[in-house]
Source information
SAM riboswitch aptamer (S box leader) from Candidatus Fermentithermobacillaceae bacterium UBA3907, 106 nucleotides, folded computationally. Rfam family: SAM riboswitch aptamer (S box leader). Gene Ontology term of the family: regulation of gene expression. Rfam's curators write: The SAM riboswitch is found upstream of a number of genes which code for proteins involved in methionine or cysteine biosynthesis in Gram-positive bacteria.
RNA sequence: UGCUUAUCAAGAGCGGUGGAGGGACGGGCCCAAUGAAACCCGGCAACCCGGUGCAAACCGAAGGUGCCAAUUCCCGCAGCGACAUAUAAGUCCUGGGAGAUAAGAA
Numbered sequence: 001u002g003c004u005u006a007u008c009a010a011g012a013g014c015g016g017u018g019g020a021g022g023g024a025c026g027g028g029c030c031c032a033a034u035g036a037a038a039c040c041c042g043g044c045a046a047c048c049c050g051g052u053g054c055a056a057a058c059c060g061a062a063g064g065u066g067c068c069a070a071u072u073c074c075c076g077c078a079g080c081g082a083c084a085u086a087u088a089a090g091u092c093c094u095g096g097g098a099g100a101u102a103a104g105a106a
Base pairs, nucleotide, nucleotide: 001106003104004103005102006101007100008099013041015040016039017038021031022030023029025076026075027074028073042068043067044066047064048063049060050059051058052057072098077095078094079093081092082091083090
């Protein structure tokens, strides 16, 4: 770096350092000096992991990751799907794409 599989509606600080940015990308809409990113501490979760078990499953959290505004903040492509209509726009739903994370084999 691409591939495979799984998950993405829950959860997580009124702490310290820090100083202007951040929410992947595009469009929107937001967050931010009543202080952004980042780092530290703290926390959440439980994929790997540990325990019980034939299994399903349950329990745990020392270790490896991850995560801690908003559904992956929303949309981004398709639907002779639903609603409502005026043929449109719109709302919802389904599938897909993109992205993120984990585990695995390259």